[in-house]
């Protein structure tokens, strides 16, 4: 150069035949405990990688563009 996959929360990843997004884990508070640690309850904290287009509406679907990962050359 050519194909193909990935880009969402602090990390690890879902996820919607387009209708205002989610778990685990880490975080905060709280309860238990002489104090912790485990455990239990409760809180999501986000410009869904940018930029454009098509819709009434885009994370989602075309178009370009970065940036990672693998395979060919």
């Nucleotide at each position: 150069g050519g194909c193909g996959g990935g880009a969402u929360a602090g990390c690890u990843c879902a996820g919607u035949u387009g209708g205002u997004a989610g778990a685990g884990c880490a975080g905060c508070g709280g309860a238990c405990u002489g104090a912790a640690a485990a455990u239990c309850c409760g809180c999501g904290u986000g410009u869904c990688c940018c930029c454009a287009g098509u819709u009434c509406g885009a994370u989602u679907c075309u178009g370009g563009g970065u940036c990672c990962c693998g395979c060919c050359a």

A computed fold for a 73-nucleotide RNA from Fretibacterium sp., annotated as transfer RNA. It matches the Rfam family "tRNA". Gene Ontology term of the family: triplet codon-amino acid adaptor activity. The family's RNA type in Rfam is transfer RNA. Its mean pLDDT, the model's own confidence on a scale to 100, is 81. The sequence was found in a public genome assembly.